RNA sequence: UCAUCGAAAAGGCAAAGCUGGGGUGACCUGGUGACGCAAAGCUACCUGUCCAACAAAUUUCGGAUAGAGGGGCCGCCGAA
Numbered sequence: 001u002c003a004u005c006g007a008a009a010a011g012g013c014a015a016a017g018c019u020g021g022g023g024u025g026a027c028c029u030g031g032u033g034a035c036g037c038a039a040a041g042c043u044a045c046c047u048g049u050c051c052a053a054c055a056a057a058u059u060u061c062g063g064a065u066a067g068a069g070g071g072g073c074c075g076c077c078g079a080a
Base pairs, nucleotide, nucleotide: 005078006077012037013036017032018031019030020029021028022027035067041073042072043071045070046069047068048065049064050063051062052060053059
């Protein structure tokens, strides 16, 4: 220095709810608020779930979800 790992320390993020705004909707975003998180940083590539269209199935070069799982990229600290 790197990998694995996750004690300590310094910090970081921010669920539900309430509230302002956007959207047909899933949901997103500002404020407040902390359930929790060692990647709860980023990424929609794969799977899952959700929304829309469709009588159903199939389908969509339609959408959403990264705090559902996997993959990819970057990253603080340094005990056993």
A computed fold for an 80-nucleotide RNA from a Desulfuromonadaceae bacterium, annotated as c-di-GMP-I riboswitch aptamer. It matches the Rfam family "c-di-GMP-I riboswitch aptamer". Its family is annotated with cyclic-di-GMP binding in the Gene Ontology. Taxonomically the source falls in Desulfuromonadaceae (Bacteria, Pseudomonadati, Thermodesulfobacteriota, Desulfuromonadales). Its mean pLDDT, the model's own confidence on a scale to 100, is 85.